Predicted 3D model of a 354-nucleotide part of an RNA (small-subunit ribosomal RNA, central domain) from an uncultured archaeon.

[in-house]
Context: one part of a larger RNA
C1' cells in the first nucleotide's frame, strides 16, 4: 500500500532475445465503441431537508413535497482524443550500397623466450632457503657453464582513462568461417515501433561426471621454523585443481553497487573511428588546421542532491514499459515446491526478539 522511493540509507533481475500484455510519428477522410450534452424508465420503504398535523411540550409519530441515490438501461445529438476502417507521407524504424576500425566469436595451422626433466661434455664443494635459521638437496657429483632433444602451459616490450563485445569477457602471428557497430550516400520498404510477466538461450573463478593431459604454481596434506600456543603468517616438499574433448552447474563486491528506449535542456579541454572542405609536401592506407556524426574521459553553467558529488555518457527536465524495496536480529534461515548426480541454486515465511 490510490504514497514515497531504487549510486553509497531497504530497493535495478549478471545479460540479452522475444510471447501476452502496457505503451505509440505525421496528414486525410469513414464510423461513432470508449469520451461528452440532452432526455425517458428504473434506482423500495425508513434516513436527510421544508411544510402542515397528533401525542400538555420536546423527543417521537403522521401525512404532503423535495432532494440525494455519485449506478444501470432506452433514445436523440457532438465528434476534439483515443479506439477502429480506408487512403497518403517520411523525420522512427528495417534494408541496400560504398570503403575504412577493431584483443567480437569458432576452427586448423605454425611461431616465440622463459621453465622443468633428460642426454652428452666442461667444471668441483657446496647449493638451496631465510630477518635469523633449519627441513630439503649434493661426491651415486649437485649449484654453476655450453650443447642437443623432449614437453606443457603462457604470450614480456608494443599497450594506452587506447579497442571490441549484451554481459560474463577478449591480447604472438596466419588463414578460413562468422556477428555486430560506427561513418558516408538518402536509393528501396513505410510505423513494420518501445518495453517486456511467463519463457528461451548466453553467463568469470571455483565445483561435479567420463576420457586424456600434467611444465610452472598450488587448496588439502607432511616436515622445518616463529609462538605461551601456531591447526596461521615465513620456508622446504606436495595432492586435488589449473590445461584440452565432451556434459552438468548457474552463482560472485557478476560494480558504473546507477534497468531499458526516446526527447529536450551553456560550455571547455583530451582521445579513438569515420565523413568533408582547405592548405601543404616525401604525391601517400601522408601531414596540418577547421568542422560533422558516433564513442571514450577529465573539467564545470544551470538544475538535482542528505551530503559526497551528478552535471547533453544525468543522479537535471519530461514520457512508455519492466523489476524491486517498506526498521534491525531471526534469515535467504525453516517448511513446501522445483531443479541438480551431488556441492547446492530459485522460491521463501513465522514464532520470538529488539
Nucleotide at each position: 500500500u490510490u504514497g514515497g522511493g531504487c549510486u553509497u540509507a531497504a530497493a535495478g533481475c549478471g545479460c540479452a532475445c522475444g510471447u501476452a500484455g502496457c505503451c505509440g510519428g505525421u496528414u486525410c477522410a469513414g464510423c461513432a465503441a470508449g469520451u461528452c450534452u440532452c432526455u425517458g424508465g428504473u434506482g423500495a420503504a425508513a434516513u436527510c431537508c421544508c411544510a402542515a398535523g397528533g401525542c400538555u411540550u420536546a423527543a417521537c409519530c403522521u401525512u404532503g413535497g423535495g432532494a440525494a441515490g455519485u449506478g444501470c438501461u432506452g433514445g436523440a445529438g457532438a465528434u476534439a482524443c483515443u479506439a477502429u476502417u480506408g487512403a497518403a507521407c517520411u523525420u522512427g524504424g528495417a534494408g541496400g550500397c560504398g570503403g575504412g576500425a577493431g584483443a567480437g566469436a569458432u576452427a586448423a595451422g605454425a611461431g616465440g623466450u622463459a621453465c622443468u626433466u633428460u642426454u652428452a661434455g666442461g667444471g668441483u664443494a657446496g647449493c638451496g632457503g631465510u630477518u635469523a635459521a633449519a627441513u630439503g638437496u649434493u661426491u651415486u657429483a649437485a649449484u654453476c657453464c655450453u650443447a642437443a632433444a623432449a614437453g606443457g602451459a603462457c604470450c614480456a616490450c608494443c599497450g594506452g582513462u587506447a579497442g571490441c563485445g549484451a554481459a560474463g569477457g577478449c591480447g604472438u602471428c596466419u588463414u578460413a568461417u562468422u556477428a555486430g557497430a560506427a561513418c558516408g550516400c538518402g536509393c528501396u520498404c513505410g510505423a513494420c515501433g518501445g518495453u517486456g510477466a511467463g519463457g528461451u538461450g548466453c553467463g568469470a573463478a571455483g565445483g561435479c561426471u567420463a576420457g586424456g593431459g600434467g611444465a610452472g604454481c598450488a587448496a588439502c596434506c607432511u616436515g622445518g621454523a616463529u609462538u605461551a600456543g601456531a591447526u596461521a603468517c615465513c620456508c622446504a616438499g606436495u595432492u586435488a585443481g589449473u590445461c584440452c574433448u565432451a556434459g552438468c552447474a548457474g552463482u560472485a563486491a557478476a560494480u558504473g553497487a546507477u534497468g531499458c528506449a526516446g526527447a529536450c535542456u551553456a560550455g571547455g579541454u583530451g582521445u579513438c573511428a569515420u565523413c568533408a572542405c582547405a592548405c601543404g609536401c616525401a604525391u601517400g592506407a601522408c601531414g596540418u588546421u577547421u568542422g560533422g556524426u558516433g564513442g571514450u574521459g577529465c573539467c564545470g553553467a544551470a538544475g538535482g542532491g542528505a551530503a559526497a558529488c551528478c552535471g547533453u555518457u544525468a543522479a537535471g527536465u519530461c514520457u512508455g514499459c519492466c523489476g524491486c524495496c517498506u526498521g534491525g536480529g531471526g534469515a535467504g534461515u525453516a517448511c513446501g515446491g522445483u531443479c541438480g548426480c551431488a556441492a547446492g541454486g530459485c522460491u521463501g515465511a513465522a514464532a520470538c526478539u529488539u
Rfam family: Archaeal small subunit ribosomal RNA.